This is a predicted structure of a 477-nucleotide part of an RNA (small-subunit ribosomal RNA, 3' major domain) from a wastewater metagenome. The coordinates come from a structure-prediction model, not an experiment, and the mean pLDDT is 83. The full RNA is in RNAcentral, with records from SILVA. Its Rfam family is "Bacterial small subunit ribosomal RNA".
Context: one part of a larger RNA
This record gives sequence, structure tokens and C1' cells, in this order.
RNA sequence: UGACGGGGGCCCGCACAAGCGGAGGAACAUGUGGUUUAAUUCGAUGAUACGCGAGGAACCUUACCCGGGUUUGAAAUGCAAUCGACCGAUUAUGAAAAUAGUUUUCCAGCAAUGGCGAUUGUGUAGGUGCUGCAUGGUUGUCGUCAGCUCGUGCCGUGAGGUGUCGGCUUAAGUGCCAUAACGAGCGCAACCCUUGCCGUUAGUUGCUAACAGGUAAAGCUGAGGACUCUAGCGGGACUGCCAUCGUAAGGUGUGAGGAAGGUGGGGAUGACGUCAAAUCAGCACGGCCCUUAUGUCCGGGGCGACACACGUGUUACAAUGGGGGGUACAGCGGGCAGCUACCGGGCGACCGGAUGCCAAUCUCAUAAAACCUCUCUCAGUUCGGAUCGGAGUCUGCAACUCGACUCUGUGAAGCAGGAUUCGCUAGUAAUCGCGCAUCAGCCACGGCGCAGUGAAUACGUUCCCGGGCCUUGUACA
Repeated sequence: UGACGGGGGCCCGCACAAGCGGAGGAACAUGUGGUUUAAUUCGAUGAUACGCGAGGAACCUUACCCGGGUUUGAAAUGCAAUCGACCGAUUAUGAAAAUAGUUUUCCAGCAAUGGCGAUUGUGUAGGUGCUGCAUGGUUGUCGUCAGCUCGUGCCGUGAGGUGUCGGCUUAAGUGCCAUAACGAGCGCAACCCUUGCCGUUAGUUGCUAACAGGUAAAGCUGAGGACUCUAGCGGGACUGCCAUCGUAAGGUGUGAGGAAGGUGGGGAUGACGUCAAAUCAGCACGGCCCUUAUGUCCGGGGCGACACACGUGUUACAAUGGGGGGUACAGCGGGCAGCUACCGGGCGACCGGAUGCCAAUCUCAUAAAACCUCUCUCAGUUCGGAUCGGAGUCUGCAACUCGACUCUGUGAAGCAGGAUUCGCUAGUAAUCGCGCAUCAGCCACGGCGCAGUGAAUACGUUCCCGGGCCUUGUACA
């Protein structure tokens, strides 16, 4: 100087407390461990691995296993030689890859030659092989915590200290005051995006108050820019004003005004560093290793196994509910190998026609919970839907291993979950649907977004956890 203490002081955080809803019990989905296996490819492992890399494993992917091929090789390139082919079509063999055969067969130029392509030879190739403890780049975490440093000066023999300490204050090393320090940098804040209010500019594909036309109905039509909205530019919030406390910074107020009040809400943004943290399998790269194989092509299998253990989720155990009927209100988004109105067929998944739209125009697309009404009456049930049987639909070369969906039958466990444990402070939790990426299809109950309904509680900081500042002890570095 740090680190540590079941030392002290001050302070903060859904850290505790106060509340609400979960997990831990059940079934299923998914990831992991273990076991099994020819293979169950590899990585991630307290917090910071475990619905993680994977934002799509039937083939492909694919890296694993078995089998069948191949060796200048699947792709790229230098040199030399040879050829005018190669590709395509077709025949045979084969599971395919491929092998063998038949057939077709270059361009420019008078030529020399050049171009293009193929074959052969050779130098390069190729490797998801090893090392993340050789590395770059990127990422997680402490932590959006308020810290981490420098120049000059001063103090100290020196390591180093001071500044950065103290008092008050703040979300903040944010400020004010004090001060052997005076300044500065990286962080904080602000500048950026989005949302909430107003003005202005512009009105098509959006809108419809007035006028006119028109319908079964409808901005449907003329028309209009008022309104909504769209998307550009401005304004607006600064403790600015008032009261009060304070030297000041600043605090407090059911204060005024205001759409918004003290950082308005949300996001992006992550200092010096820590964990030899993660990644050589995104990519790049040093070294090492393989080179008729650890490269490469193909068929099939596996990554989907199953006594068991754990994590994360979904659905429930019902009456604030289940079922039938009626009826209302969104936003974010997507669409041409696409989204499909409408018509017909089918109980349905879907199929057959047909039309519009490269979309503020057409379409996906009826939002659901809510509301009204009928029924069920506490039961393993009209709860719950696992599992299994039958019949189908769709995608795709192909759904046996191993897809999703539909109809019908079947109707398991489950009566609120021990110790323990997680999330959340407001348009939040809880609950209800909708969209998107990946994608032929889909194992999505996952991920990322969107809007609807919409709470409870916080006395307080003694205690648990993590963190910041000062101080103290230390046989630790």
C1' cells in the first nucleotide's frame, strides 16, 4: 500500500422487512448430469453452465458411428506436357457416390499464336485435429457500482502519501464550504433514440366536420384539410416562480401554473481493472500433429437411447371456475417459389376454383380475457388432460427409427405441494391474447417484441446477501 475480520462508524440496492404471484409435490416439454451404446459429435459447470452456442438435428445440417468409394483430391492457384474436349443425353452395374461403354462436341486469327476448358505430372492444398495456460477479436461478471488515475508542487531516507481527507449535500469523486495543495484526464451527468403535451409544414393509399350525390349497409363518390393519423421541423421542464429551512450547495410543500415537477417514463451507452473467467467449433492467428488420411464423396444409423438425479418452463388440481349461445374494443409486425379476399366441397385439419396486392391501397386478421344469457352444484366431477387405439390432412425424394395438425374413442397422475427457494415497487406484478425471426415442414410450452385488463405493500434498516467511503487490528501478500 492492499486484502481480510463472527472490529467500529456512515450510506446504498426487491438485500431484508411489508405484500402479490411462483418454484420445490403431479403429468408433459426442454436442457444437463449419470448410465447405456457401434455412435449416443463438440463446447458451456457456484454466483457468471444447465429452453446456453442451437433465431428450427427426418435426408441435408453433422462435426459422431457402420459400410461402400476416392487420393492434386469437393473448392482455389503457379509451372510443365498432352488433348479438343468437358458438360449434357443415353445404356449397363450399383443402396448411392461412382465406374465402364455409346453418342454429341470449342472460340478468335491467313498463320504463328492466344483465349477457354479438360486430362496427366509437380509445387501449393485440405483438417469442426491439439493447445483459450502462446494469441487477436468478441463476450460474461463485479456493476450503470462511483469509482480509477495523471501533471506540477509539497511531505517522507524509501515503499509511498497528499490531491481523492473533513463538514453539509446528491442517484452520482453531484455540488458547496473548508483545505499544501493547484489543475487535468477516463468514468457520472448532458449531447443520441423512443414515449407523454402543443404549434407549424404537408394531405395519399390515411381521415370525414360542413355541402352534394348514393346504398341493404359502408368515406362508397364528388369534395374538403377542420378533426384523427402519418412524418419532418420547432416549442416545452430550468428547483424557473412562491412559501419555508439552510452561510452555500441543496432540502421540504395536498403551493401555483402546467400534458408533464424535481434525472417525467423506457432504451442505447459499461471507467482503471478482477476472475491465466468463456470462446482455436463464427472468424483470424503462433506452435504441434495427420497427408492413399485425423482430408474428401455417398448410403444407412446416431445426435431423439433410459433404472435414475438436477435446472428452466407449460398444463392443471377447479365455481373469481368448466361448457353452450350472443356481442364489443387493439397495437407491433409479415407477405411474390409469398399473403390470399370471395365462392364451392369437407364435422375438421384442409382441398378445388377464383381475385386483389411488391401493399397507410390488397391480405395474414374473427384479438382474447372482459360483458350479457343458459347450464353444471363440489364429485377425481361436464375439473384435469397424459397415455394408448382407429381414421385422416399437409409439407417434403422420403415422416419406421424421428414431423406437425385434424376427427373420433380412451380418460392416467393430480384435492395447492416438506426442508428450502425465486421474481416483482406502477401501467410494475399478476393475467389475457396477437405478431415476428429461424423455417419446405416442425417437435415453439423456447426467444424477441406488441397491445388489453390491472393490483397489494414498503413501519423501518436490528438481522441475511452484495456493494461504496472513512477508521481500527493483523504472525497474510